[in-house]
RNA sequence: AGAGUUUGAUCAUGGCUCAGGACGAACGCUGGCGGCGUGCUUAACACAUGCAAGUCGAACGAGAAUCUAUGGAACGAGGAUUCGUCCAAGUGAAAUAGAGGACAGUGGCGGACGGGUGAGUAACGCGUGAGGAACCUGCCUUUCAGAGGGGGACAACAGUUGGAAACGACUGCUAAUACCGCAUAACGCAUAGAAGUCGCAUGGCUUUUAUGCCAAAGAUUUAUCGCUGAAAGAUGGCCUCGCGUCUGAUUAGCUAGUUGGUGAGGUAACGGCCCACCAAGGCGACGAUCAGUAGCCGGACUGAGAGGUUGAACGGCCACAUUGGGACUGAGAUACGGCCCAGACUCCUGCGGGAGGCAGCAGUGGGGAAUAUUGGGCAAUGGGCGCAAGCCUGACCCAGCAACGCCGCGUGAAGGAAGAAGGCUUUCGGGUUGUAAACUUCUUUUGUCAGGGACGAGCAGAAGACGGUACCUGACGAAUAAGCCACGGCUAACUACGUGCCAGCAGCCGCGGUAAUACGUAGGUGGCAAGCGUUGUCCGGAUUUACUGGGUGUAAAGGGCGUGUAGCCGGGUCGGCAAGUCAGAUGUGAAAUCCACGGGCUUAACUCGUGAACUGCAUUUGAAACUGUUGAUCUUGAGUAUCGGAGAGGCAAUCGGAAUUCCUAGUGUAGCGGUGAAAUGCGUAGAUAUUAGGAGGAACACCAGUGGCGAAGGCGGAUUGCUGGACGACAACUGACGGUGAGGCGCGAAAGCGUGGGGAGCAAACAGGAUUAGAUACCCUGGUAGUCCACGCUGUAAACGAUGAAUACUAGGUGUGCGGGGACUGACCCCCUGCGUGCCGCAGCAAACGCAAUAAGUAAUCCACCUGGGGAGUACGUUCGCAAGAAUGAAACUCAAAGGAAUUGACGGGGACCCGCACAAGCGGUGGAGCAUGUGGUUUAAUUCGAAGCAACGCGAAGAACCUUACCAAAUCUUGACAUCCCGGUGACAAAGUAUGUAAAGUACUCUUUCUUCGGAACACCGGUGACAGGUGGUGCAUGGUUGUCGUCAGCUCGUGUCGUGAGAUGUUGGGUUAAGUCCCGCAACGAGCGCAACCCCUAUCCUUAGUAGCCAGCAGUAAGAUGGGCACUCUAGGGAGACUGCCGGGGAUAACCCGGAGGAAGGUGGGGAUGACGUCAGAUCAUCAUGCCCUUUAUGACUUGGGCUACACACGUACUACAAUGGCGUUAAACAAAGAGAAGCAAGACCGCGAGGUGGAGCAAAACUCAGAAACAACGUCCCAGUUCGGACUGCAGGCUGCAACUCGCCUGCACGAAGUCGGAAUUGCUAGUAAUCGCAGAUCAGCAUGCUGCGGUGAAUACGUUCCCGGGCCUUGUACACACCGCCCGUCACACCAUGAGAGCCGGGGGGACCCGAAGUCGGUAGUCUAACCGCAAGGAGGACGCCGCCGAAGGUAAAACUGGUGAUUGGGGUGAAGUCGUAACAAGGUA
Repeated sequence: AGAGUUUGAUCAUGGCUCAGGACGAACGCUGGCGGCGUGCUUAACACAUGCAAGUCGAACGAGAAUCUAUGGAACGAGGAUUCGUCCAAGUGAAAUAGAGGACAGUGGCGGACGGGUGAGUAACGCGUGAGGAACCUGCCUUUCAGAGGGGGACAACAGUUGGAAACGACUGCUAAUACCGCAUAACGCAUAGAAGUCGCAUGGCUUUUAUGCCAAAGAUUUAUCGCUGAAAGAUGGCCUCGCGUCUGAUUAGCUAGUUGGUGAGGUAACGGCCCACCAAGGCGACGAUCAGUAGCCGGACUGAGAGGUUGAACGGCCACAUUGGGACUGAGAUACGGCCCAGACUCCUGCGGGAGGCAGCAGUGGGGAAUAUUGGGCAAUGGGCGCAAGCCUGACCCAGCAACGCCGCGUGAAGGAAGAAGGCUUUCGGGUUGUAAACUUCUUUUGUCAGGGACGAGCAGAAGACGGUACCUGACGAAUAAGCCACGGCUAACUACGUGCCAGCAGCCGCGGUAAUACGUAGGUGGCAAGCGUUGUCCGGAUUUACUGGGUGUAAAGGGCGUGUAGCCGGGUCGGCAAGUCAGAUGUGAAAUCCACGGGCUUAACUCGUGAACUGCAUUUGAAACUGUUGAUCUUGAGUAUCGGAGAGGCAAUCGGAAUUCCUAGUGUAGCGGUGAAAUGCGUAGAUAUUAGGAGGAACACCAGUGGCGAAGGCGGAUUGCUGGACGACAACUGACGGUGAGGCGCGAAAGCGUGGGGAGCAAACAGGAUUAGAUACCCUGGUAGUCCACGCUGUAAACGAUGAAUACUAGGUGUGCGGGGACUGACCCCCUGCGUGCCGCAGCAAACGCAAUAAGUAAUCCACCUGGGGAGUACGUUCGCAAGAAUGAAACUCAAAGGAAUUGACGGGGACCCGCACAAGCGGUGGAGCAUGUGGUUUAAUUCGAAGCAACGCGAAGAACCUUACCAAAUCUUGACAUCCCGGUGACAAAGUAUGUAAAGUACUCUUUCUUCGGAACACCGGUGACAGGUGGUGCAUGGUUGUCGUCAGCUCGUGUCGUGAGAUGUUGGGUUAAGUCCCGCAACGAGCGCAACCCCUAUCCUUAGUAGCCAGCAGUAAGAUGGGCACUCUAGGGAGACUGCCGGGGAUAACCCGGAGGAAGGUGGGGAUGACGUCAGAUCAUCAUGCCCUUUAUGACUUGGGCUACACACGUACUACAAUGGCGUUAAACAAAGAGAAGCAAGACCGCGAGGUGGAGCAAAACUCAGAAACAACGUCCCAGUUCGGACUGCAGGCUGCAACUCGCCUGCACGAAGUCGGAAUUGCUAGUAAUCGCAGAUCAGCAUGCUGCGGUGAAUACGUUCCCGGGCCUUGUACACACCGCCCGUCACACCAUGAGAGCCGGGGGGACCCGAAGUCGGUAGUCUAACCGCAAGGAGGACGCCGCCGAAGGUAAAACUGGUGAUUGGGGUGAAGUCGUAACAAGGUA
C1' cells in the first nucleotide's frame, strides 16, 4: 500500500466481499512448564449454610470459672500412746480482701468508611472552568480561655406475670465520661446604635457601646488520655453559574407553582423549596414538549491524521441496595449487613401471631454460548476501637481452578547416503518423503531424586499466610513434552484415488453432471505454534456521509417558476473600539495510562523513578493587517428622473373573411362513401354532385423566420381601451439602498372535478363493420362526456437546455433580432458599440459523449438535492383536496449486481451499393400412376449399427441366398479363433483320401518334417501353468486422422508508426474499377503474410521429333492396309510456339479500366479440372484405422447350423418406365463414336437352341485379339387417337445361367395374361452452350445379381428486358436492453410452494401522564381527654413532656376515559423468491401501430 466481483472486451460510476488490528469472549480439535494479569457481558432472578463491624473495664454497675492473701471448718499419711487419746506434715470448706475477666447490660466512638452493582437517570447527573459578600464540617493541627457546686432517674439485677415463639408487662434496688438545673463567661450568638475601610450590587470586614442568652467529666500504673467555649487551618461536604454532553419533526407547540413580585415559613445555606396575596408571564425552529436509548469521565480499541467505536479490569464522580413511601439518630444518612409502613415473595407457627432481604466473600438453584474455592492469613498495606497490650477486618495479602489474555522457555544439538525400509507417485527409467530416520558423539533448559535455602520484618526486640516457595548445588537419563489450519483466484502452498449437479464445499467470485489442484481420503507442501481454526462485535481498508476529503447535462442527485421573511454573504477611502484573530505571562488540566530516558525482577511481559505530554478551560498584558462593530465620506454595484424606438407580453370589448356541418329552395339521377381489399353507414321518401339563400360554433391559411415577447407555464386574424417588463441614449438625483433565500405567499400545460351556459368540427367511453388462431387493438362507419365561455377547485408533466440564482474573468470566426454612434453624395456598403438569439471553434474541463463568453472553463457567495438495485414514491401517520388524488415518506425481506459512455461483432419485417440459375425470361422435370431403391413408422425371436433442415433419406453399402454379419434362436469351447513368454510330451501338423457320424462343427484310419559338428537346434502339434489374449461393448461432448458445410465466397491477419486513458481504431475506409482486398488515384500511414490470380493437368491451332500393333497421298499389291514400300496426312506421345488489352479508335482523371475494331485456330481469367484462407457449426465418423478412460473375461470373447438385415394398414425422399403419332411396331444391315476392361479372364469364326444359352475353342497379358452389334438417326411399310399394335405392372406355364445351395431371397429367356396410367392440386426442382433435353456405350464392385454410382461419346435447343420482389452472400452506414449473439432478449395475468409485510370484526398485554376515590407509616400544625422523676412553688398547682384525638400532605391500591406502543386474529391486499407450468407477445431493430 491494495485486491476480487457487473462486460465478448473497455473506461468511469457504484455497491458487495477479502487481506490488518483488537476482545471480560464463546465453540471445535489439541495441550509440556513458568511469570504477570483477568474471570456472570444473560435474570437489579430467587437464595440453604458459614463468614463480611466492631471495639473500649484507663466511663459505669453487676459479675461466673480461676488465682493470691488472711482465714481455718472438716479430713488427716505418719509418729507417740497409759489405747482414753495426744502431736501432727499435708489436703484445705465457709467467710473477708484483692487479682482475674467469660457472658449480657448502661455509656462513648465507629456501623454515612471500606466492599458490591449499573436498575434508574438525557439531568448542573457527569466533564471542564468559575463563584458562594448565601453555607456546614466529628476525629486531626495551631492558638486563646475554662472545668465550681449540686440533683433526680433508668437498664442490668431480683421477684411476679403474658406468650408456642418473637418479644414483652408490672413491682422493687443501683452506677457512670448517661440525664438535668444552678454558678462563672467572651474575641461567641441575637437585637439596637456609632466610627473607619473595602466591594460590580445586595453588602462585607475592623473597632466600639448597651441589653439579653449559652459550658464542662472524669479515668489513671502519675507517663498521660480525655471534657467545655471561642478563633484559625486542614480535610470532607452542600449550593449556584458559563460551556460541552445520543437519536427521532411520520413528536410543533409546551407550561397554573407555571414565570415574576411582596410577605411569612423552612433550611447549615440561596431559592416557588413551601404557603398567602398580586401581576401574566416563562420556554420553543439556535428544536421546547413528547418518545426511544443510555450511568458520566480519566481512559481503552482502531486510524497517517481528522475521526469512529467503546466505558470490563485500575482510578474519580453519581445513583441504587427485594419494590414503593417515610422519618429518627447523628458532625455526617433520608442509612446494603438500622428503624416504621405498604406491596410481592419465602420461611416458622400451638393459627392468635412472628421472621427475612448475598447488586459484601465463598457457595446453591435458575437463566445462558459462557465466567472460578462454601480455601489460608491478618505476616505486609490500609481501616475501626483502645493510653496501650491488643481485638476486629471475605478491605487486603496469598494460595486453588480456567491456555481467558500478554510475555518467556522447552519438546534436543552436531555429524550421518547404502540417499535403507515403509508410504505416496510414476512416462516404470525414476521421483519424493529425506539428513529426515537408523547409527555415532555431545548437552541437560525442562523433568525426577537428594542437599542447602532467602528478600519481603526500615529503628532495640518479637512476629512470614505465601513456603521448605523463589533461588543455588549435585546425581540420573534424550530421557517426560506437537498440534491446528490451509493448499482454484484474492493468498504462501499440488498430486493420486474415491464420488459423479449425488454426497458435499463456499468470505466474494464460484466448484461438483466420469479424467474435480475447489467435495471426501491419502501422500506431499505452506503458515502459525502450546496453540490453531471458526463464530460474534468494533475500527480500518471505505475519499462508501467527503472538516481534512465527494458529487448533481446523460451514472443516484437542480426545487415547475417567481416574489420575499429569518438566516448567510457583501463595493472604495479615513478614523475609534477590540468580540473574532495573533503573541507573551499566570492558574488549572488528580493519580494511573500513552511517549522519551533510566532502574529492578536471568530476559520479556510486569513494575519503579524522572521528564515530556495532556492539543482544553479560565484570568491577565499587548498587537490592530483581516473579519466584526461604530463614526465620517465616495460613486463604479443598485435604484430614480428625462427622451426614444421594438415586440403573438397580459386583460377587456368590438369587427372580419375562408372552410366544415346543418336547414330551405332549385337543377339532376343511381349511386355515394370508405379501404390493402371490403363491409357497416348514407341514398329512388331523390343522396353524392351542383346553384342560391340562411343558421351556428370553433379556429385564425399565406405573412412565418433555430424570428419576437414573457419568470416559468405559455402567447399568432384585425381594431380600440387599460396595463406589466426589457432595451438604447443622456449622466441630473439617492448614496451600498446589494446577492441568495429555509419556512411563507403567489403564478402554474394538459387531463380531471363543481355550478351555469354553449356545442360546428374533432373525439376517450360505447356501438357496428373489417382484420385475426383470438383482436375487448391498430383500419373503417358512427358517436357521448370533453374540447369552447364564465366563476371556483385541482397543483401535477420527459413542467427538459434532463444544465438553480447572481457576480467577475478567460482566443477567435460567422449569421440573425432591436437600438445608438462614426464615415459617406447616399436610405446601400463599411467601421465601432449595447442588449438578445443561433452555429463553428482554441485553451481548459470531462468516464466518454460532449461543453466551450448563453460554460459542463477559472474563482468566490447563497439555496435545493444525492449516497447500490428491487421492495417503493409503496405502507402507516399527518397536512391539503368535493372527489380523483397531491405533499411528506419508511421498514421487513431479497439480489450481487442495477445503471452510464464508448468499442468490436451479430442481428433488424433500417438505409445505400454490389454479386449469384437468387428472381425474372425460357426449356425439361418432381408432386398424381406402376415399379425399383432408401428412410420413418409399425411388426418381429431378430428385423444389427450409424447418417437427421440446407449439409440424413439409389447415404456408409464399388453390389445381405451361405459367407459377408456386427442381429436372433439353438448347440459347443474357456489361456481361448488370433499374439508373446515358460514347462512337459510327440515328430509331426495341415492338405488329400477312406470310414463313421451330426442339423453342423466332430471322431477314427491311411499318407507324412528340416538342419546337424549327432550333443542338439529350428519348426509344428498336443497337454499344462499364469501373465495375458479378445470385444463392430460405451463415450465423436476426452481425442488423432479423415471429411461435409458456409464457399472458389473475397475475404482473414501481422510488424512498425500514428490516434485514443482504454477496449480498440488507422492500414482494410473514401473516388473509380474488377470475377476478385483485381488494379489505379487519394489518404497517418508505410510495408508484409495467408487467400484471389498465375505456375500444374485435359481440351481447342500450328510446328518439330518418332513411326508400331497406328496411317495409306503417290508406287506395287489384296477378298481384306493382308503384304512390299513409305511416314506426306490422320493418329499416337515427347518437346515447343501461340493470347499479352500486345495494336488501333473512343470513353475515363494524360490512371486503372471499359466499349468498339483489326489480325488470329482461339480475345479480354478461351472452355473444363485439380487447387478450398482465418475460421464457424462441441457438424459427421470410437462400425475404415489409431487412441485415453470406463465396462466385460466359462462372456459383451470364440465357433457352428438355421433364421433375420428382403417383414408391411401407412408416410416421405431419390430414380426408372410410361401415359403415346416429334410416337409404337416391323423391314432394310444400310450409317457414324469415344472411353474402357480382359488370364480362376475376355473369348472370335464354326455348330445346336425361337431365345436366354450350350458345345467347342482360334486369338489376346492386348494402338495387334476379344468384349463389340453403338443407339437415337436415315429410308420404307403399318397403326389412325383408342386405355389402343400406347403402357408394361402383376400372374401362370416352360426353360437357361451362376453357385455346396436360388424356398424364405438371384438374374435372364420364350409363350400366355395385360393392372394403374390419357401429362398430374397446393407446392417445388435443375439448367445460360456443346449447356438443358435426348440417345446409347463402358467400367468398378462382382461366382451370380444395376432402373444405382462413376466415366464416355452421339444428336443438340430456347431465353436473359432487367435487379422492384423471394433466397443466400460481400462492403459501407445506422439502431440495439442481443454477445450461447433474433432459434437472441424479455413483460404481465393465472396456477402451485415458501417468506416477510399492510388492512382487518376484534382479542390480549406494556409503560407514561392527567382526573377522581381511598388513605398506611410519618413529619409538620392543632388540641388538652389520660399520664407525668429532675425545674419553679411551702402547698395547691404551674412550665415542659409522653400517649391519645383532629387537620394538611401523603405510598401502595381502586374507578373511568383518552393517547402511545407491542403481540395475536377468520378473511383480505399487494410484494419478494422459486425447475423445464398456462395464456398471449407489451418492450429492445422503424420490435413489425416509433
RNAcentral holds the sequence, with entries from SILVA.
Small-subunit ribosomal RNA from a metagenome, 1490 nucleotides, folded computationally.
The coordinates come from a structure-prediction model, not an experiment, and the mean pLDDT is 83.
It matches the Rfam family "Bacterial small subunit ribosomal RNA". Gene Ontology terms of the family: structural constituent of ribosome and ribosome.